[in-house]
RNA sequence: UUAACUGUUCAGGGCGAGGUGCGAUUCCUCACCGGCGGUGAUGGGUUGCGCUGGGUUUAUCCCCGGCGGCAGCCACGAGUCCGCGAGCCACACGGCCGACCUGGUGCGAAUCCGGGACCGACGGUAUAGUCCGGAUGAGAGAACAGGAGG
Numbered sequence: 001u002u003a004a005c006u007g008u009u010c011a012g013g014g015c016g017a018g019g020u021g022c023g024a025u026u027c028c029u030c031a032c033c034g035g036c037g038g039u040g041a042u043g044g045g046u047u048g049c050g051c052u053g054g055g056u057u058u059a060u061c062c063c064c065g066g067c068g069g070c071a072g073c074c075a076c077g078a079g080u081c082c083g084c085g086a087g088c089c090a091c092a093c094g095g096c097c098g099a100c101c102u103g104g105u106g107c108g109a110a111u112c113c114g115g116g117a118c119c120g121a122c123g124g125u126a127u128a129g130u131c132c133g134g135a136u137g138a139g140a141g142a143a144c145a146g147g148a149g150g
Base pairs, nucleotide, nucleotide: 001149005146006145007144008143009142010141016030017029018028019027031130032129033120034119035084036083037082038081043076044074045073046072047071048070049069050067051066052065053064054063055062079118080117087096088095089094100116101115102114103113104112122133123132124131
């Protein structure tokens, strides 16, 4: 330093206001939320180099700024692009499984910036992404520790 593997821990957010009604966190108006890995025109920060403006100077050094071309490092970065988990299909080897347009920048945007939209298992209950339940569950995976050989 490290493959297989082993162990430990961790691993989901959100109904607030008003209306109708006998009754709704379920309907209506407004509000709120976004699992994991990848990608992320390498978008952001920073250091060095480079280029460049100013101060001082003959000049260099030095000081204050700008750019981001090159290199290094750092953290973050997609619900609706790819894959996965979850969920559903009496059984499961197997199958199913939601949602995007637009303007800007730019050589280039599915991811950046602005705007508007859309989506969200099953059971329960006045019809639920947000309540209760299966669930002190499961889990994509993440971190740490160990780990042959080299």
Predicted 3D model of a 150-nucleotide RNA (FMN riboswitch aptamer (RFN element)).